[in-house]
């Protein structure tokens, strides 16, 4: 280097739901909370899915066009332990 999380050790993240804050909204962010997570660390300017959307455009279904989501799925880039 690949590949594997059965065990161990030392931890790490944090759904829902509550409170506050921000946002037209999806949803973010802080604390609380813990349902899971071996990448549930990072990227949405790699595809593809879902979801919003006040102004804007439009043939008014719909799409353009902005945006959420990485704990949707594929794929990028990094990385702790321990095995083989």
């Nucleotide at each position: 280097c690949u590949c594997u999380g059965u065990c161990a050790a030392g931890g790490g993240c944090a759904a829902a739901c509550c409170g506050c804050c921000g946002g037209c909204g999806a949803c973010g962010g802080c604390g609380g909370g813990g349902c899971g997570c071996a990448a549930a660390g990072c990227c949405a300017a790699g595809g593809g899915g879902u979801c919003u959307c006040g102004a804007g455009c439009u043939g008014u279904a719909g799409g353009c066009g902005a945006g959420a989501u990485a704990g949707c799925c594929c794929g990028g880039c990094u990385g702790c332990c321990a095995g083989a």
A computed fold for an 84-nucleotide RNA from a Gemmatimonadota bacterium, annotated as c-di-GMP-I riboswitch aptamer. The sequence was found by an Rfam model in a public genome assembly. Its Rfam family is "c-di-GMP-I riboswitch aptamer". From the family's description: GEMM was predicted in a large-scale screen for bacterial structured RNA regulatory elements.